The part of an RNA shown here (small-subunit ribosomal RNA, 5' domain) has 483 nucleotides and comes from a Pseudomonadota bacterium. Its Rfam family is "Bacterial small subunit ribosomal RNA".
[in-house]
Context: one part of a larger RNA
RNA sequence: GAUUGAACGCUGGCGGCAUGGCUAAAACAUGCAAGUCGAACGCGAAAGGUAGCAAUACCAAGUAGAGUGGCGAAAGGGCGAGGAACAUGUUUCUACGCACCCCGAGGUCGAGGAUAGUCCAGGGAAACUUGGGGUAAUACUCGAUGUGGUCUACGGAUCAAAGGUUUACUGCCUCGGGAGCGGGGAACAUCCUAUCAGCUUGUUGGUGAGGUAACGGCUCACCAAGGCGAAGACGGGUAGCGGGUGUGAGAGCACGGCCCGCCGCAUCGGGACUGAGACACUGCCCGGACUCCUACGGGAGGCUGCAGUAACGAAUAUUCCGCAAUGCGCGAAAGCGUGACGGAGCAAUGCCGCGUGCAGGAUGAAGCCCUUCGGGGUGUAAACUGCUGUCAGGGUUUAGGAAGCAAGUGACCAGACCCAAAGGAAGAGGUGACUAACUCUGUGCCAGCAGUCGCGGUAAUACAGAGACCUCAAGCGUUAGUC
Numbered sequence: 001g002a003u004u005g006a007a008c009g010c011u012g013g014c015g016g017c018a019u020g021g022c023u024a025a026a027a028c029a030u031g032c033a034a035g036u037c038g039a040a041c042g043c044g045a046a047a048g049g050u051a052g053c054a055a056u057a058c059c060a061a062g063u064a065g066a067g068u069g070g071c072g073a074a075a076g077g078g079c080g081a082g083g084a085a086c087a088u089g090u091u092u093c094u095a096c097g098c099a100c101c102c103c104g105a106g107g108u109c110g111a112g113g114a115u116a117g118u119c120c121a122g123g124g125a126a127a128c129u130u131g132g133g134g135u136a137a138u139a140c141u142c143g144a145u146g147u148g149g150u151c152u153a154c155g156g157a158u159c160a161a162a163g164g165u166u167u168a169c170u171g172c173c174u175c176g177g178g179a180g181c182g183g184g185g186a187a188c189a190u191c192c193u194a195u196c197a198g199c200u201u202g203u204u205g206g207u208g209a210g211g212u213a214a215c216g217g218c219u220c221a222c223c224a225a226g227g228c229g230a231a232g233a234c235g236g237g238u239a240g241c242g243g244g245u246g247u248g249a250g251a252g253c254a255c256g257g258c259c260c261g262c263c264g265c266a267u268c269g270g271g272a273c274u275g276a277g278a279c280a281c282u283g284c285c286c287g288g289a290c291u292c293c294u295a296c297g298g299g300a301g302g303c304u305g306c307a308g309u310a311a312c313g314a315a316u317a318u319u320c321c322g323c324a325a326u327g328c329g330c331g332a333a334a335g336c337g338u339g340a341c342g343g344a345g346c347a348a349u350g351c352c353g354c355g356u357g358c359a360g361g362a363u364g365a366a367g368c369c370c371u372u373c374g375g376g377g378u379g380u381a382a383a384c385u386g387c388u389g390u391c392a393g394g395g396u397u398u399a400g401g402a403a404g405c406a407a408g409u410g411a412c413c414a415g416a417c418c419c420a421a422a423g424g425a426a427g428a429g430g431u432g433a434c435u436a437a438c439u440c441u442g443u444g445c446c447a448g449c450a451g452u453c454g455c456g457g458u459a460a461u462a463c464a465g466a467g468a469c470c471u472c473a474a475g476c477g478u479u480a481g482u483c
Stems, first nucleotide, its partner, number of pairs: 001483004006479005013354006019347002021312001027309002030307003035071003040068002043065001048059004078265003088189007096182003101178008109143004118133006148159004163170003191237003198228003203225008240262004244255004267288005290301004318344001320343003326340001327338004357387004367378004391424001393419006400413002427472005432453003438467005448455002
């Protein structure tokens, strides 16, 4: 000098764009953050209204609602604990898989038994749960067929399906291909430590088997005795990695916050289930710690989602608005959901832009400071005169963000025009040298200053106050970190 996710002190007008728990991966009250489909299926209200003396009927409505079933919930969002290699980065290989989407070939025949909801009867404080009756399906089961797939001893064996509606579509099954995505392997690169020198028994390799979508000691039985290591094995410490960021002429050094890619994690540890995909943040089971409810028998929970609370800390925001846009899930669609996202709020935290007026105005008011008492400085500065209207303020109005065939659709932002009025808008640090900027008074090695050198013991440009001046400016300084 540059820089920062900064903090602190003094000060503070506006706007745009960004950024904002770096500490306790410590604990969490409350609300929301994943639903959707009636064109898969069977049930099916009520308020209210109409008619009627009433019973009741009709409309509300096959709506709301719960349930079976399908798809989604493995994405999106958060965090960086762990991990020095199963990660990441570059290059490369293949013993593999794929729901939804696209293309191609073919098929979609027949039969059956249940079950939830519901009704009846119970148990429990609750969470929840037991028995019986009865019911539907694109839920479940069996048979047939075999374009095709798999296996094959080449004879053969074996494997499918589901319908729906508004009759035009859309589903369903098998196989092949594609797209994109994923699983696995290799080489090289990847921090400190030798006051860590030897490490290893599924260890290293083979045969066979199991397992997997798939290769493999991945697992197991048997056999052999191997494998790694000063080019640092093994151990210890530290750390998410990269694109990149800061600095620097570069080489390098330091870093990895926001954004993007990958990885890992979801109170701690373990496990599998479902599924195309998980060993699954707001799924399940078991164990631990913690918190809560309880009728003491037993139950419930997981903000490292968005807000918010308390705690910690030098320190970090609203329990806001909207699905209008972009995207995602479901749906034939209308649409519904979405704390993703789009916006607004708070904070000078940063960068950028603008303003705090412009012109005239005295040998020059007052005040204040200095003075050799003559005068000098503040200073065209003010007053005063004329003018302008950025920003802030008030009012009117509607281009644009809106893109779907059209119509309709804006949470929020914004554009244009008019009005008034210099009004509402300047400070911080410094002035001995480095280093731009000097005098007076007070103090008297005291009080104090200080980044370094050093100032202060009676004329201190170095302390304190004042005037003047210098530098930056809605900021200015200090502290801390990096180069």
The full RNA is in RNAcentral, with records from ENA.